[in-house]
Bacterial RNase P class A from a bacterium, 364 nucleotides, folded computationally. Its mean pLDDT, the model's own confidence on a scale to 100, is 79. Its Rfam family is "Bacterial RNase P class A". Gene Ontology terms of the family: tRNA processing, ribonuclease P activity and dimeric ribonuclease P complex.
RNA sequence: CCUGGUCUCCGGACGAUCGCCGGCGACUUUCGUCGCGGGAGGAAAGUCCGGGCUCCACAGGGCGAGGUGGUGGGUAACGCCCACCGUUCGCAAGGACAGGGAAAGUGCCACAGAGAACAGACCGCCGGACGGCCAGCAAUGGCGACGGCAAGGGUGAAACGGCGAGGUAAGAGCUCACCGCGGACCGGUCGACCGGUCCGGCACGGCAAACCCCACCUGGAGGAAGACCGAAUAGGAGGAUCGCGUCGCCCGCGCCGAGAUCCUCGGGUAGGUCGUUGCAGGCCACCUGCGAGGGUGGCCUUAGAGAAAUGAUCGUCACCGCCUUCGGGCGGCACCAGAACCCGGCUUACGGAGACCAGGCACU
Numbered sequence: 001c002c003u004g005g006u007c008u009c010c011g012g013a014c015g016a017u018c019g020c021c022g023g024c025g026a027c028u029u030u031c032g033u034c035g036c037g038g039g040a041g042g043a044a045a046g047u048c049c050g051g052g053c054u055c056c057a058c059a060g061g062g063c064g065a066g067g068u069g070g071u072g073g074g075u076a077a078c079g080c081c082c083a084c085c086g087u088u089c090g091c092a093a094g095g096a097c098a099g100g101g102a103a104a105g106u107g108c109c110a111c112a113g114a115g116a117a118c119a120g121a122c123c124g125c126c127g128g129a130c131g132g133c134c135a136g137c138a139a140u141g142g143c144g145a146c147g148g149c150a151a152g153g154g155u156g157a158a159a160c161g162g163c164g165a166g167g168u169a170a171g172a173g174c175u176c177a178c179c180g181c182g183g184a185c186c187g188g189u190c191g192a193c194c195g196g197u198c199c200g201g202c203a204c205g206g207c208a209a210a211c212c213c214c215a216c217c218u219g220g221a222g223g224a225a226g227a228c229c230g231a232a233u234a235g236g237a238g239g240a241u242c243g244c245g246u247c248g249c250c251c252g253c254g255c256c257g258a259g260a261u262c263c264u265c266g267g268g269u270a271g272g273u274c275g276u277u278g279c280a281g282g283c284c285a286c287c288u289g290c291g292a293g294g295g296u297g298g299c300c301u302u303a304g305a306g307a308a309a310u311g312a313u314c315g316u317c318a319c320c321g322c323c324u325u326c327g328g329g330c331g332g333c334a335c336c337a338g339a340a341c342c343c344g345g346c347u348u349a350c351g352g353a354g355a356c357c358a359g360g361c362a363c364u
Base pairs, nucleotide, nucleotide: 001360002359003358004357005356006355007354008353009352010351012317013316014315015314016313017312018311020039021038023036024035025034026033027032041336045347046346048345049344050343051342052341053222054221055220056219058252060251061250062249063248065218066217067216068215069214070084071083072082073081074080085099086097087096088095089094100213101212105211106210107207108206109205122153123152124149125148126147127146130144132143133142134141135140161179162178164176165175166174180202181200182199183198184197185196186195187194188193226274227273228272229271236265237264238263239262240261241260242259243255244254245253281300282299283298284297285296286295287294288293319332320331321330322329323328
């Protein structure tokens, strides 16, 4: 210097003037006036998870349905985060994993290929015991029936262990060493798992992000949740069912029993307040832990609208680009993008800066 990887931070600051929203205080009969503070994120987005909160009597039991899936931790909890294990990608720094079970059962593996799970002979290799046929004086060679083989080649995503040696007519775990697989035991580890010794020629692949089995988890609905105040009307008409109780079904339990639920038509109202911001909150310091985090102490209180406010201008500084007589001048001020009950995550969108690590090149 180039390329790659991991992590972090910022996404303007200060002042003035005017404008908007809300809070507090003072004054004011009211309208309102003055003063002092505050006012949109790194993802506010997606609505994908987890909760807090609210309502449904109990949120009880079961089935169904849904979710997660190595081990150990963190957390209010999670499908999130951390560390480790295993497999895998990468030269590496690092990254990825819907990572339990294929002898509980069912199912699938197209086409190609001889054959795709307890299979199989296309090209082939060997024999030739039928004492066959052809050539030949003979040795011998060729062909066919028959028998043996699956080691070589081919097909395929994948071929019924791999590789090497021996052995064989040619071959094959047929035998042997190593690897793989299965079993027993020992050591390390909280554990997943790792390592070692011995025995055994050894059971027949893959897919469960196929149905399924196993382990663990799950009441439902949602801020247009809901609570309160006030007002108005028709305490309406007709019909259906025998029940209703916040996914479906069953059991319990509760309510009702002439009440409950549902459907059609018709009528009235759509006003106000709360929920609505002190929150598992933010910041700083120290201690502790590999880490996610935890503990202690201190400081702060941080938008609350209701058709939806948070804006505009000027100056200075900061940052960036160009020019420069080095005094300064000119221009820009970034990207993705706007709270609506709140919080913890994940995912997606996006500009710039920094730190550390890995590989390569060049110079010294």